[in-house]
RNA sequence: GCCCCCUUCGUCUAGAGGCCUAGGACAUCGGGUUCUCAGUCCGAUAACAGGGGUUCGAAUCCCCUAGGGGGUA
Numbered sequence: 001g002c003c004c005c006c007u008u009c010g011u012c013u014a015g016a017g018g019c020c021u022a023g024g025a026c027a028u029c030g031g032g033u034u035c036u037c038a039g040u041c042c043g044a045u046a047a048c049a050g051g052g053g054u055u056c057g058a059a060u061c062c063c064c065u066a067g068g069g070g071g072u073a
Stems, first nucleotide, its partner, number of pairs: 001072007010026004018056001028044006049065005
């Protein structure tokens, strides 16, 4: 250089065009329980790498860019 794959809450992850202004687990915060802590129960905060396109509708399909991984000379 060329080819392929990946990028979603703080972390891990679900998602296959409409039921998703995005769900779950852990963590964090608040509350209940407890003499206190732990545990447990209830609740809350928090994410689609950036840009463009296709479509009535995009986390999802296409293109470009960025970052990461792998292959090849």